[in-house]
Context: one part of a larger RNA
RNA sequence: GGCUUACGGUGGAUGCCUUGGGACCAAGAGCCGAUGAAGGACGCGGUAAGGCUGCGAAAAUCCUCGACGAGCCGUCUAACAGGCGCAGUCGGGGGUGUCCGAAUGGGGAAACCUGUGCUGGUGUUGAGCCGGUACACUCCGAAAGGAGGGGUAAGUGGGGGAACUGAAACAUCUAAGUACCCCGAGGAAAAUAAAUCAACCGAGAUUCCCUCAGUAGUGGCGAACGAACGGGGAAUAGCCUAAACCGUAGCGACCAAACGGCAUGAGGGCCUGUGUCGUUGCGGGGUAACAGGACGUUUCUGGGAUCGCCUCAUCAGAUCCCGAGGAGUUACAAACUCCAUUUCUAGCCGAAAGACCUGGGAAGGUCUGCCAUAGAAGGUGACAGCCCGGUAGGCGAAAGGGAUGGAGCUCCUGAAGCAGAUCCUAAGUACCAUGGGGCACGUGAAACCCUGUGGGAAGUCGGGGGGACCACCCUCCAAGGCUAAAUACUCUUGGUCACCGAUAGCGUACCAGUACCGUAAGGGAAAGGUGAAAAGAACCCCUAGCGGGGAGUGAAAUAGACCUGAAACCGUAAGCCU
Numbered sequence: 001g002g003c004u005u006a007c008g009g010u011g012g013a014u015g016c017c018u019u020g021g022g023a024c025c026a027a028g029a030g031c032c033g034a035u036g037a038a039g040g041a042c043g044c045g046g047u048a049a050g051g052c053u054g055c056g057a058a059a060a061u062c063c064u065c066g067a068c069g070a071g072c073c074g075u076c077u078a079a080c081a082g083g084c085g086c087a088g089u090c091g092g093g094g095g096u097g098u099c100c101g102a103a104u105g106g107g108g109a110a111a112c113c114u115g116u117g118c119u120g121g122u123g124u125u126g127a128g129c130c131g132g133u134a135c136a137c138u139c140c141g142a143a144a145g146g147a148g149g150g151g152u153a154a155g156u157g158g159g160g161g162a163a164c165u166g167a168a169a170c171a172u173c174u175a176a177g178u179a180c181c182c183c184g185a186g187g188a189a190a191a192u193a194a195a196u197c198a199a200c201c202g203a204g205a206u207u208c209c210c211u212c213a214g215u216a217g218u219g220g221c222g223a224a225c226g227a228a229c230g231g232g233g234a235a236u237a238g239c240c241u242a243a244a245c246c247g248u249a250g251c252g253a254c255c256a257a258a259c260g261g262c263a264u265g266a267g268g269g270c271c272u273g274u275g276u277c278g279u280u281g282c283g284g285g286g287u288a289a290c291a292g293g294a295c296g297u298u299u300c301u302g303g304g305a306u307c308g309c310c311u312c313a314u315c316a317g318a319u320c321c322c323g324a325g326g327a328g329u330u331a332c333a334a335a336c337u338c339c340a341u342u343u344c345u346a347g348c349c350g351a352a353a354g355a356c357c358u359g360g361g362a363a364g365g366u367c368u369g370c371c372a373u374a375g376a377a378g379g380u381g382a383c384a385g386c387c388c389g390g391u392a393g394g395c396g397a398a399a400g401g402g403a404u405g406g407a408g409c410u411c412c413u414g415a416a417g418c419a420g421a422u423c424c425u426a427a428g429u430a431c432c433a434u435g436g437g438g439c440a441c442g443u444g445a446a447a448c449c450c451u452g453u454g455g456g457a458a459g460u461c462g463g464g465g466g467g468a469c470c471a472c473c474c475u476c477c478a479a480g481g482c483u484a485a486a487u488a489c490u491c492u493u494g495g496u497c498a499c500c501g502a503u504a505g506c507g508u509a510c511c512a513g514u515a516c517c518g519u520a521a522g523g524g525a526a527a528g529g530u531g532a533a534a535a536g537a538a539c540c541c542c543u544a545g546c547g548g549g550g551a552g553u554g555a556a557a558u559a560g561a562c563c564u565g566a567a568a569c570c571g572u573a574a575g576c577c578u
Stems, first nucleotide, its partner, number of pairs: 001577009015563001016529002020500002022497009031151002039100003042056003046080002050076003062094007071084003105114003115135008137148004156184005166173001170220001196203002207234005217225002238482003241426001245284010260271003263314006289460001291425004295420001296418005302322006308315001324413005336408010347395003353368005369386002371375001378388002431455008441467001462477005516523002536562001539550004
């Protein structure tokens, strides 16, 4: 020096555990903000220096209403002192809520500095100090007054919009309308009531899922992209304007009389803007493609009153009342109150077991019982239906919220037909050319949709579509608007798992978006386990201490600041070899 064996040190693998995490399901909930948010700064405790939690100078809290209740004064964190117990804990409602922050009187290097008007308290009484209130900007509005601003994980609509990459290079193409940036809205958003499809049969708004189908197609026909019709489901809901016409109010123009107007007819009366035309607002009317509506006309349909220059007559003309019918708070108008039921936000009741044995400990073993609408899961010194707390099954709200039903309340009420072809039915629109974009569709035979530029219709004997285009046929009605549900996402509660078990599972099981790094944007850790119970080792000895030896606790101390404790690595002892 090597090998072997034994015993240690070091180290923290492995096993076991789980406070945490992951995924999915069900139900419920879903915006916050000038009434000052989100997020912070600084404070607040008897001993309180610091962190976490809670709170705001009324500061680990105040008031009130309910539930629970014999204990309580949060935690790292023990102890002392002193209290409370009408406490305390949980839930509903309210109060207070410094300073910064959209931050908003002005300023500013956030949490600071500093004003003006009115006003309260104090005061040395025109000072000073402590308070209250108003004072930013933009938009709407005559004003009074109102609104906006900022935040927001994911989802969502819109405006912009890459590259790496793939094509085994690369340019069309792909990645991808993805990432990313900006704007907007909401609990969902968007879309939505056919100028849609279909195919000569028919369907009947939108959205989502399954399928059709990796089909038809597109494609340097490469890589790749990729429908629709139809079928099956989820959920269902339809409406309002513009226009014609009538009335009314205003403005402007024309005419100076009639063949005009005053609801209509007759008779009368009135009209110097009261008529006509144009235009604007408001009310009525009206909303369709089998064209529909206006205008005209016929018939039918509850009652009454008043008015429409006078009389008579008429009028579904206007207004009002009663009655009848219908509808309604998410669109189709809109606000509130009450009652009932139910539910959420605290809770409550809730069956049944003993002995002996082993053991540190009984829930184990043995014997004899019991409950079960409850033998789910958890805890308890080992494995418990009957020990605890729960479970099945029942019960419960002063206050606040939700849902459903009803009532009050509010709103609406004509229907059917006929004739004419007089009027209306969304215009710089449709469409065309050209340049682009979107459609699965890369310009292609390229329809369809959107659009920059330039042209530019018809108008019901009308117009669009049916994948160039034409005819026939079929189908629909653009150029205005609203609309719940089924869908997406997140959170809360409950549940489940051939999900993880501390190098795993979220980055974070632990005081983690922390420590630390970076000028910054940003990046971003490590770190769990004594024991059933601290019973956490009094006392003695060595030592400066650390540490150790006794003693003691404990089932165990090689469980002592810790479960188990592998290997590498380092020793001690012994044997063998050199």